This is a predicted structure of a 690-nucleotide part of an RNA (large-subunit ribosomal RNA, domain II) from a Bacteroidales bacterium.

Context: one part of a larger RNA
């Protein structure tokens, strides 16, 4: 893993609250017991017992359809205008373990030192090898010690190394030969040494050469029984079918933030008679915008201009001047979520009318669920006008929502699936093949494989790419570029320098002249000059040239880590791009056809016509299927085959039934009511087979 089978909203309550079903009804009921009485079952009493209800108010005393406050014949507060009450039953609550499993833990009584820590007794064990302490003993030596050399001795947590005890490194092993092993290796091995057997400490206690180490494969408090079904706002599961609606991720308040209570949102019931657009009308309001010599605050220049610093003057005063500030005052610009002299469009409120009746309003009442939301578009705070970033409001989706498009994708775009259909029109979006429809018509563009919708990329900048479009010049009196020739004098202006001659620089009304034309000079060049050259002109040539603005498409700017590409193949008078027309295909949309079911409205009340509908998580409501067992009941059925098992075939939306074949071999079932140990695929579910 898979198969059987067990397996989770139950039962108690003389607690309660609502609905609904029946008995009685101003009453309703019996409780324990007692008697009668059946196969079981029941029936009477028990009622001058209790509970409820028929009357409130008030602390009370007490009054009483009224009472209480109150000084009150005031005003208020609760009351009075008769429906209860017992039983089924179903829903929610309460108290009980209360849908089921599931803690880690607390307590309380034990049972444990055959494992392991440490301790008492009391016996074992330790190849073989070195070292050579102290002592002693001769020798020397000293007055005599003392020392000195030689032996002789055998000390030691003494070395080296087996058994034994350890467990350093590494390897293998790791569903293992082992729930801690093996190989290599590698400590210690006369001792704080090992080790047998007895016994000894016991759970907030032992024990501990200390590691929270050990205490029987379990230790920051052992097990094992009990309380015990501790408690778990926590995770996990939680069982047939069909049909009607259908939610929320908000708000306040919480030792509250993943758990609640109230409102908000769903249902369902009774009851009222409204709700929704749209137009008018009318209203409240300081948003956008705009605006400031209307305010408050911030603000860039220029003018006026008290005062103030600062000069000068004077014995002081007074005067007089400024490259310095300047209230105020004007002009010109210009600013604000927390300014406003102003001020819409939306949307809100409330009358009036028209259009509509929609799973639209409101009211009391029974039952939820949620109170982690999320993503576009819009308006905004926060941030970087960062985030699939965060908080707010507004609609829309997704949440719970299939289907068609966007290669592929909860939130986009199209569009809301009751079934059936090998009919039929669309939407988005596409029509060259991969793919169903156009290699469609008609204009341009584009040469970049740009591009082939999209930040799935692309700027700033830059550029005689290319098309159109404007504006201003030149031009047959001949432009534009080409080429052929000129481009000169005063002068090397003038200063300046070593030099400065058109070209280092500064200055200049950069001036005249001689011309078809020729700057006191456009670049190079030279030390300086010189040379080339342009401006400017002629001839030649013989027709368009030239600047400038905005625009359509391209174009460079353009670097990423495994192979590349538009989804792919490919594609160039496109199968890019712009524009305009035509037609197709395209979805569960619509539409035809036929069926199911719901809710509603009619009436001659029918398996009737008519409208409107059937997407759905949480949830509410409804209406069945099956499965045991009970009572009636078919004076059912069965060895001429029950149940069970395994096929086919028909019926029903569907759960499921019915017939009959085999197979089985003894018990079963119809209707109508009851009554549950009443329905598995999930729980790291239980047990068992495989």
């Nucleotide at each position: 893993g898979c198969c059987u089978a067990c397996g989770a909203g139950u039962u108690g309550c003389u607690u309660c609250a609502u609905g609904u079903u029946g008995g009685c009804g101003a009453g309703g009921u019996u409780a324990a017991g007692u008697c009668c009485u059946u196969c079981a079952g029941g029936g009477a009493c028990g009622u001058u017992a209790g509970c409820c209800g028929u009357a409130g108010c008030g602390a009370g005393a007490g009054c009483g359809a009224g009472u209480c406050u109150g000084a009150a014949g005031a005003g208020g507060g609760c009351g009075u205008u008769g429906a209860g009450u017992c039983a089924g039953c179903a829903u929610g609550a309460g108290c009980a373990g209360a849908c089921g499993c599931g803690a880690a833990a607390c307590c309380u009584a034990g049972u444990g030192a055959u494992c392991u820590a440490c301790c008492c007794a009391u016996g074992g064990c330790c190849a073989g090898g070195u070292u050579g302490a102290a002592g002693u003993u001769g020798c020397c030596g000293u007055a005599a010690c003392a020392g000195g050399c030689a032996a002789u001795g055998g000390a030691g947590g003494a070395c080296c190394g087996a058994a034994c005890c350890a467990g350093u490194u590494u390897c293998c092993g790791u569903u293992g030969a082992a729930a801690a092993g093996g190989g290599c290796u590698u400590g210690g091995a006369u001792g704080a040494g090992c080790u047998g057997u007895g016994g000894g400490u016991a759970g907030g206690a032992g024990u501990g050469a200390a590691a929270g180490g050990c205490c029987a494969a379990u230790c920051a408090a052992a097990c094992u029984g009990g309380g015990a079904g501790a408690u778990a706002g926590c995770u996990c599961g939680u069982a047939c079918u069909c049909c009607c609606c259908g939610a929320a991720a908000u708000g306040u308040c919480u030792u509250u933030a993943g758990g609640g209570a109230c409102a908000g949102c769903c249902u369902c019931g009774u009851c009222c008679g409204u709700g929704a657009u749209u137009a008018u009308g009318u209203g409240a309001g300081g948003u956008a915008g705009a605006g400031c010599u209307a305010c408050u605050g911030a603000u860039a220049g220029g003018a006026a201009a008290a005062g103030a610093g600062g000069g000068c003057u004077u014995c002081a005063u007074c005067g007089c001047c400024u490259a310095u500030c300047g209230a105020u005052u004007u002009c010109u610009g210009a600013u604000a979520a927390a300014c406003u002299c102003c001020g819409a469009a939306u949307g809100c409120g409330c009358a009036u009318a028209a259009u509509u009746u929609a799973g639209a309003g409101g009211a009391c009442g029974g039952g939820a669920g949620u109170g982690a939301g999320u993503c576009g578009u819009c308006g905004g705070g926060u941030g970087c006008u960062a985030a699939u970033a965060u908080c707010c409001g507004u609609c829309g989706g997704c949440g719970a929502g299939a289907g068609g498009g966007u290669a592929a994708g909860a939130g986009c775009c199209c569009a809301g699936a009751c079934c059936a259909a090998c009919a039929g029109c669309u939407a988005a979006g596409g029509c060259c093949c991969c793919g169903a429809a156009g290699a469609g018509c008609a204009g341009u563009u584009u040469a970049a494989g740009u591009u082939g919708a999209g930040a799935c990329a692309g700027a700033a900048c830059g550029a005689g790419g290319u098309g159109a479009c404007a504006u201003c010049g030149c031009a047959u009196g001949g432009a534009c570029a080409g080429c052929u020739a000129g481009g000169a004098u005063g002068u090397u202006a003038g200063c300046u320098u070593g030099g400065a001659a058109g070209c280092a620089g500064c200055u200049a009304u950069u001036c005249a002249u001689u011309c078809a034309a020729a700057g006191a000079g456009u670049g190079c060049g030279u030390a300086a000059c010189a040379g080339c050259u342009c401006a400017c002109u002629a001839g030649u040539c013989g027709a368009g040239c030239g600047a400038u603005g905005a625009c359509g498409c391209g174009u460079g700017g353009a670097u990423g880590a495994u192979g590349a590409c538009c989804g792919g193949g490919c594609a160039u008078c496109a199968a890019g791009a712009c524009u305009g027309c035509c037609g197709c295909c395209g979805a569960a949309g619509c539409u035809u056809u036929g069926g199911a079911c719901g809710c509603u409205u009619g009436c001659a009340a029918g398996u009737c016509a008519g409208g409107c509908g059937u997407g759905g998580u949480a949830g509410g409501g409804g209406a069945g299927c099956a499965u045991u067992c009970c009572a009636g009941u078919c004076a059912g059925c069965g060895c001429a085959g029950a149940a069970g098992g395994u096929g086919u075939a028909c019926c029903g939306u569907g759960a499921g039934g019915u017939a009959u074949g085999c197979u089985g071999g003894a018990g079963c079932g119809u209707c109508u009511g009851g009554a549950a140990a009443a329905g598995a695929a999930a729980a790291u579910g239980u047990a068992g087979g495989c």
The prediction has a mean pLDDT of 84.